[in-house]
Context: one part of a larger RNA
RNA sequence: CUAGGCGUAAAGCGAGUGUAGGCGGGCGCUUAAGUCCGUUGUGAAAUCUCCCGGCUUAACUGGGAGGGGUCAAUGGAUACUGGGCGUCUUGAGUGCGGUAGGGGAGACUGGAAUUCCCGGUGUAGCGGUGAAAUGCGUAGAUAUCGGGAGGAACACCUAUGGCGAAAGCAGGUCUCUGGGCCGUUACUGACGCUAAGACUCGAAAGCUAGGGGAGUAAACAGGAUUAGAUACCCUGGUAAUCCUAGCUGUAAACGAUGCUGACUAGGUGUGGGAGGUAUCGACCCCUCCCGUGCCGCCGCUAACGCAUUAAGUCAGCCGCCUGGGGAGUACGGCCGCAAGGUUAAAACUC
Numbered sequence: 001c002u003a004g005g006c007g008u009a010a011a012g013c014g015a016g017u018g019u020a021g022g023c024g025g026g027c028g029c030u031u032a033a034g035u036c037c038g039u040u041g042u043g044a045a046a047u048c049u050c051c052c053g054g055c056u057u058a059a060c061u062g063g064g065a066g067g068g069g070u071c072a073a074u075g076g077a078u079a080c081u082g083g084g085c086g087u088c089u090u091g092a093g094u095g096c097g098g099u100a101g102g103g104g105a106g107a108c109u110g111g112a113a114u115u116c117c118c119g120g121u122g123u124a125g126c127g128g129u130g131a132a133a134u135g136c137g138u139a140g141a142u143a144u145c146g147g148g149a150g151g152a153a154c155a156c157c158u159a160u161g162g163c164g165a166a167a168g169c170a171g172g173u174c175u176c177u178g179g180g181c182c183g184u185u186a187c188u189g190a191c192g193c194u195a196a197g198a199c200u201c202g203a204a205a206g207c208u209a210g211g212g213g214a215g216u217a218a219a220c221a222g223g224a225u226u227a228g229a230u231a232c233c234c235u236g237g238u239a240a241u242c243c244u245a246g247c248u249g250u251a252a253a254c255g256a257u258g259c260u261g262a263c264u265a266g267g268u269g270u271g272g273g274a275g276g277u278a279u280c281g282a283c284c285c286c287u288c289c290c291g292u293g294c295c296g297c298c299g300c301u302a303a304c305g306c307a308u309u310a311a312g313u314c315a316g317c318c319g320c321c322u323g324g325g326g327a328g329u330a331c332g333g334c335c336g337c338a339a340g341g342u343u344a345a346a347a348c349u350c
Base pairs, nucleotide, nucleotide: 003322004321005320006319007304008303012318014201015200016199017198021194022193023192025088026087027086028085029084030083031082033081034080035077036076037075038074039073040072041071042069048066049065050064051063052062053061054060091191092188093187094186095184096183097182098181099180103177104176105175106174107173108172109171110154115149116148117147118146119145120144121143125136126135162169163168206247207246208245209244210243211242215241216240220236221235222234223233258317259316260315261314262313263312266295267294268293269292270291271290272289273288274287275286276285299306300305323350324349325348332343333342334341335340
C1' cells in the first nucleotide's frame, strides 16, 4: 500500500468558523466530457497462451494464431454522473408572532461568614490532636456586646434541572449583546453537507507589567509520628489564588464515543413550547415538536454493554491507528519572554 479498524484492546484533532477539495434534493429540455457499443489505426521483436513442426525426448527452437491499452481517430447510444438552460419546494435560509434560560460583556449594589483594628464586660486559660507539642494569652487572650476596615466567595432556592461549540456559566439590579425552541407557512429557491491548510476560542498551573491581598496555601520554618519521615497530622507561612492589559495553548480538554442526513418496537420520569379536552378558573388527561435521564426488544458487541441522545442499518466528508520498549524522546523546522508547546524519527532490544 491493500485490508481491517478507532466507548474500554493501538486509534475521534479540546472546540468552533470557514478556504481549496470531495460529496450533493424533485421535474423538464439540451450537450455528449465521464460511461457503453461499433469500425479503423497502432500496441516492434523476444516473453506469455494454444496449434503444428525440428533436434531420439525434454530443455531449447522454427512457423502460425491468440492475448495484451486510463491509447488515438472516427461513427453511434443517452439510463446514470458531469456541463448549459428553465422550473419546483420537501433540504437550507429569511420574515412575522410568541417563549425559556447560572449563554457573553460592562457598570452599580446586598447580606451572612472569616480575619484585622477601636471601645465595653470579664479572667486564666485558649487553641490543637489518636494523644501531644510547637503557637496565642496577666503588656489581659479565648468568650461576649457595640463600632469600624478590607478582600474573596455567593448558604437556602438547587434538581436525576437549565444555558453554551467546547473550555465553561449561579447573590441582586440596570445597560449592551449572541444563540436556541415553539407556532405561522408570508418570502428566497438547493443558496446544502463536510472540511486539508488557515483563523478564532480554549480549565488549572505558569510567565510579563501594574494594582490588590481577607481566607486558603505549593515552597519554606517549627512541633509531632517514625528505625528514618525531606510525608501523611498540628502551629505558622511566601509565591499563587483576586483585578486590569498581554503571553502561554496544554488536561482522565471524557460520553475516554468526529460532524451531517435518513431509516429501525416500546415503557417511564423530567425541562421548554404549541394544539385539543375539561373547568367559573387553574390543575388533571390526550396529541405534536425540541431538549435531558432511566429501563428495555430487534440488531450489534470479544465481553462489558449500546439500544430513536446507537456502539443498530445505510450515505457523505474529515481526523486517526498498524506489536512492546527506546519515545511523544533526539535532531531539524515552526511557535514562545521563559517554562515549554507542536511536528516527529532511528540505532538498539524483547